Small-subunit ribosomal RNA, 3' major domain from Candidatus Annandia adelgestsuga, 475 nucleotides, folded computationally. It matches the Rfam family "Bacterial small subunit ribosomal RNA". Rfam links the family to the GO terms structural constituent of ribosome and ribosome. The organism belongs to Candidatus Annandia, within Bacteria.
Context: one part of a larger RNA
RNA sequence: UGACGGGGGCCUGCACAAGCGGUGGAGCAUGUGGUUUAAUUCGAUGCAACGCGUAAAACCUUACCUGGUCUUGACAUCCACAGAAUUUUAUAGAAAUAUAAAAGUGCAAUUUGAACUGUGAGACAGGUGCUGCAUGGCUGUCGUCAGCUCGUGUUGUGAAAUGUUGGGUUAAGUCCCGCAACGAGCGCAACCCUUGUUUUUUGUUACCAUCAGAUUAAGCUGGGGACUCAAAAGAAACUGCCAGUUAUAAACUGGAGGAAGGUGGGGACGACGUCAAGUCAUCAUGGCCCUUACGACCAGGGCUACACACGUGCUACAAUGGCGUAUACAAAGAGAUGCAAUAUUGUAAAAUAAAGCUAAUCUAUAAAAUACGUCUUAGUUCGGACUGGAGUCUGCAACUCGACUCCACGAAGUCGGAAUCGCUAGUAAUCGUGGAUCAGCAUGCCACGGUGAAUAUGUUUCCAGGCCUUGUACA
Numbered sequence: 001u002g003a004c005g006g007g008g009g010c011c012u013g014c015a016c017a018a019g020c021g022g023u024g025g026a027g028c029a030u031g032u033g034g035u036u037u038a039a040u041u042c043g044a045u046g047c048a049a050c051g052c053g054u055a056a057a058a059c060c061u062u063a064c065c066u067g068g069u070c071u072u073g074a075c076a077u078c079c080a081c082a083g084a085a086u087u088u089u090a091u092a093g094a095a096a097u098a099u100a101a102a103a104g105u106g107c108a109a110u111u112u113g114a115a116c117u118g119u120g121a122g123a124c125a126g127g128u129g130c131u132g133c134a135u136g137g138c139u140g141u142c143g144u145c146a147g148c149u150c151g152u153g154u155u156g157u158g159a160a161a162u163g164u165u166g167g168g169u170u171a172a173g174u175c176c177c178g179c180a181a182c183g184a185g186c187g188c189a190a191c192c193c194u195u196g197u198u199u200u201u202u203g204u205u206a207c208c209a210u211c212a213g214a215u216u217a218a219g220c221u222g223g224g225g226a227c228u229c230a231a232a233a234g235a236a237a238c239u240g241c242c243a244g245u246u247a248u249a250a251a252c253u254g255g256a257g258g259a260a261g262g263u264g265g266g267g268a269c270g271a272c273g274u275c276a277a278g279u280c281a282u283c284a285u286g287g288c289c290c291u292u293a294c295g296a297c298c299a300g301g302g303c304u305a306c307a308c309a310c311g312u313g314c315u316a317c318a319a320u321g322g323c324g325u326a327u328a329c330a331a332a333g334a335g336a337u338g339c340a341a342u343a344u345u346g347u348a349a350a351a352u353a354a355a356g357c358u359a360a361u362c363u364a365u366a367a368a369a370u371a372c373g374u375c376u377u378a379g380u381u382c383g384g385a386c387u388g389g390a391g392u393c394u395g396c397a398a399c400u401c402g403a404c405u406c407c408a409c410g411a412a413g414u415c416g417g418a419a420u421c422g423c424u425a426g427u428a429a430u431c432g433u434g435g436a437u438c439a440g441c442a443u444g445c446c447a448c449g450g451u452g453a454a455u456a457u458g459u460u461u462c463c464a465g466g467c468c469u470u471g472u473a474c475a
Stems, first nucleotide, its partner, number of pairs: 001475002003472003007469007015459002019423005026315008034306002042053002064301007073124001077123002079120005086103007107113001126290002129288003135284002137279003140275001142273001147186006153162003166177003192267004197235007207224002211222003238261001241255005317416001321375006334363002338357002342353004382413001387408007429451007
C1' cells in the first nucleotide's frame, strides 16, 4: 500500500420493512441433471448455466449412430490429354452411384483462347478433431456502482503519501468552503434518439368545422386548409422568479406561473480493472493430431428415449366466475413464390371462385370492458389432461415425430409445507394485437397498445455496494 474481520462510524439500493401478485402442491409445455441407448452430437454449470447458443431438429438443418459408397476428393489454384456446354430417356439400386442410348455442335475465330465437363499425375484440399490455461475479436459480471489515474510541486532514508482527506451538499470525485498543494485525463452530467406542450410551413393515400349534392349507409362527391394526424424547422425548463433555512457559499424546503419543476418519463451510452469468467461449434488464428480417414456423398434412425430430481413457463382449481346473445373503443408492425375483401359450400379446421393492394389508398372481428339472460357452490354448465373415432392444411414424405377442427371420453386439481421470486406508477396485476425465425409448427422471444391498483412509519436487522477509520501470526 492492499486484502480480510461473526471491528466501529457515515451513506445508498425493491436490500429489509409496508403492500400487491406469484413460484414451491396439480396437469401440461420447455430446458437441464441422471439413467437408458447403436446414437440419444457438442457447448453453457452459484449469483453471472438450466424457454441458454437454437429468431423454428419430420427430410434438410446435423455436427451423432447403423448400413451402402468415394479417395487430388463435396470446395480452391496450377499441369497434361479428350470433349462445346447442356438436355432427355432406359436399366440396376433405398439413394449416392454405375452402365447404355439419343438430341446438341455454341462464343471468339491467329491457337495450345475463355467458360464448362470428364480422365490422369502430384503439389495440395478438407477436419463442427484437441487446447478459450497459447490467442485475436466479441460477450457476461461487479455496475450506470462513482469511482480509477497522471504531470509538476511538497513530505518521507524508503515502500509510499499528499492531491482524492476535512466541514457541508448532491443521483454523482455533483458543486461550494477550507487545506502543501496547483492543474489535467478516463469516467458522472450534457451533446444523440424517443415521449409529454406549442408555433410556423406543407396538405395526399390522412382529416371534415362551415357550404352544396347524393345515398339503405359511409368524407361517398364537389369543395375546404379550420380541427385530428403526418413530417420538417423552431419555441419551451434554466433552481430562471418569490419566501424561508444555511456560513453571505454550494444547496435544500415551500410557493407562483406553466403542458411539463428541479436529471420531466423512457432508451442508447458501461471508466481503470476483477473472475486464467464464457466462446477454437459464428469468424479469425499459434501449436498438436487425422490424411483410402478424425475428410466427402447417400438412405434410414437419433438429437423427441424415461423409474426419477431440479429450473423456467402456460392452464387451472371458479360466481370479481363459466356459458349464450347483443354491442363499443387501440397501437405498433407485416404483406408479390405475399396479404387477401366478398360470395358460395362445410357444424368446423378449411375448400372453390375472386375484387383490391408493390400499401397513411387494399388486407387482418382487438380482447378484457358494457347490457341482458342463464347456471347457484357442486369435483359442478368449474377444470381441461388422457384416450377412441372422423377429418383439414403444409410438404417428395406427418409411423418413429407437425399444427389445427369436430364428435365422444372426461383425470389431477377445492389456492399449495419448509422455503423463495418480481414490482414504487401509467409501474404491478390483468386483457388482447403484431413481428422475427418460418413450406408447416410457440405456452418461448422481441415489440405494441387497452383497463389499471395497493404501499413506503422508516433504516433496528438480512443481502450487496461506496467512503472514512481501527486490528492483523495474511501478501